Context: one part of a larger RNA
RNA sequence: CGUUGGAAUGUUGCGAGGACCUGACCUUAGUACGAGAGGACCGGGUUGGACCAGCCGCUGGUGUACCAGUUGUGCCGCCAGGUGCAGCGCUGGGUAGCUACGCUGGGUCGAGAUAAGCGCUGAAAGCAUCUAAGUGCGAAACUCACCUCAAGAUGAGCAUUCCGGUAAUAAGGUCCGUGGGAGACGACCACGUCGAUAGGCCGCAGGUCUUAAGCUGGAAACAGCCAGCCGAGCGGUACUAAUGAACCGAACG
Numbered sequence: 001c002g003u004u005g006g007a008a009u010g011u012u013g014c015g016a017g018g019a020c021c022u023g024a025c026c027u028u029a030g031u032a033c034g035a036g037a038g039g040a041c042c043g044g045g046u047u048g049g050a051c052c053a054g055c056c057g058c059u060g061g062u063g064u065a066c067c068a069g070u071u072g073u074g075c076c077g078c079c080a081g082g083u084g085c086a087g088c089g090c091u092g093g094g095u096a097g098c099u100a101c102g103c104u105g106g107g108u109c110g111a112g113a114u115a116a117g118c119g120c121u122g123a124a125a126g127c128a129u130c131u132a133a134g135u136g137c138g139a140a141a142c143u144c145a146c147c148u149c150a151a152g153a154u155g156a157g158c159a160u161u162c163c164g165g166u167a168a169u170a171a172g173g174u175c176c177g178u179g180g181g182a183g184a185c186g187a188c189c190a191c192g193u194c195g196a197u198a199g200g201c202c203g204c205a206g207g208u209c210u211u212a213a214g215c216u217g218g219a220a221a222c223a224g225c226c227a228g229c230c231g232a233g234c235g236g237u238a239c240u241a242a243u244g245a246a247c248c249g250a251a252c253g
Base pairs, nucleotide, nucleotide: 001152005163006162007161008160009159010158011157015149016148017147018146021049022048023047024046025045026044027043033038051106052105053104054103055102059100060099061098062097066093067092068091069090070089071086072085073084074083075082076081110144111143112142117137118136119135120134172248173247174246176192177191178190179189180188197241198240199239200237201236202235203234204233206230207229208228214225215224216223217222
């Protein structure tokens, strides 16, 4: 810009893309078969590999604005206590998030029409013949089925609801702001006082640490609870910031 009034929401699916893999074991059955050696089809079940997708409850990794320990040195006048620098100084742990080494799921079943192939009936050609008329089976291939996108499918589809009478608005949207489950930017999503969107504050979870005393468990070693500090987590609370506005946006029949 189009889709022939303008919108919001929900849809149909023309079409397109993805996926399509496979082993071993148990059983049927030491059966059929075979002199024996050996040893099945068909069917049922179990468990893997690689691949793909999703996820973070578990096990781990990371976690440079979390906690603790610690060395050297400078500084805060000194002590105490801190802080800068030294690869985050080094070391031990670690929330959220992101992750694999972790977890979950997937390939199926089935249908249609077929290939090679196997048939039925059957003439030409009194026989024979799967084929000429007719008709049945038959594959990881094809079409559907499964997953995703999808009406610019210009063939521009469909449904429901909203708006309304003339130059400024309506329904609706944008801008602007607070943000993230989204993200390079646009976009998308949530929220904007009729408000929990982010920050702050409060509580909780969780991390770190755990000296003494105490409590619990244990025969003991030891483990758990408790202070302080603390990022992203969960919830609550209008204290702070999301102000007032502005702009765009219909009438064909």